[in-house]
RNA sequence: UGAUGAUCUCAGGGCGGGGUGAAAGUCCCCACCGGCGGUAAGCGAGCCCUUGGCCCGUAAGCCCGCGAGCGCUCCUUGCCUUCGGCGGGAGGUCAGCAGAUUCGGUGCGAUUCCGAAGCCGACGGUUACAGUCCGGAUGAAAGAGAUCGGUU
Numbered sequence: 001u002g003a004u005g006a007u008c009u010c011a012g013g014g015c016g017g018g019g020u021g022a023a024a025g026u027c028c029c030c031a032c033c034g035g036c037g038g039u040a041a042g043c044g045a046g047c048c049c050u051u052g053g054c055c056c057g058u059a060a061g062c063c064c065g066c067g068a069g070c071g072c073u074c075c076u077u078g079c080c081u082u083c084g085g086c087g088g089g090a091g092g093u094c095a096g097c098a099g100a101u102u103c104g105g106u107g108c109g110a111u112u113c114c115g116a117a118g119c120c121g122a123c124g125g126u127u128a129c130a131g132u133c134c135g136g137a138u139g140a141a142a143g144a145g146a147u148c149g150g151u152u
Stems, first nucleotide, its partner, number of pairs: 004149007016030004031132002033121002035066004042058003046054003061119002069097002071094001072091005078086003101117005123135003
C1' cells in the first nucleotide's frame, strides 16, 4: 500500500416569553433545533521546485444519495366475532408518504462561500391541531471507530 473475515464500542438536537381559552410545551405572535455518506472556491494545519502547486482535517436541514418511522408485500400454532380487524414476526425489491431555496454579490467555476429573505420536519397519544411534550425506544439504524485474524 492493500482483497477479505470476525468481534466489540459509539452513533439526534430543540418551546424560553407573551396572547386566547375551561383546557394548548399542540392554536396565534416572538423564539429554538438540524442524523449519516458524497460534493466544495470558505476556514485551519503541513509540504514543495513558492505570482503557484500538492496534501490532510473541517465545512450544505432544503444539491446527489442513505437511515429510522408510516405505507406496502409476505408469514402467523396468538386474540376478537365469519368477512375482516387487532397483535406478533419477516422483507427493504416497491418508492406511495419519504420533506423543504430563492434573490443579490464575488468569481473561469458556487442551490455549497458572503449578504438577505424564505421554506421543511414519520407514526401513535393528548381536556385543543405537536419538528421541540409523552410513547414504541434500555429498540432499530445510515454510518464512524477500535481490536484481532488474513491476502499481496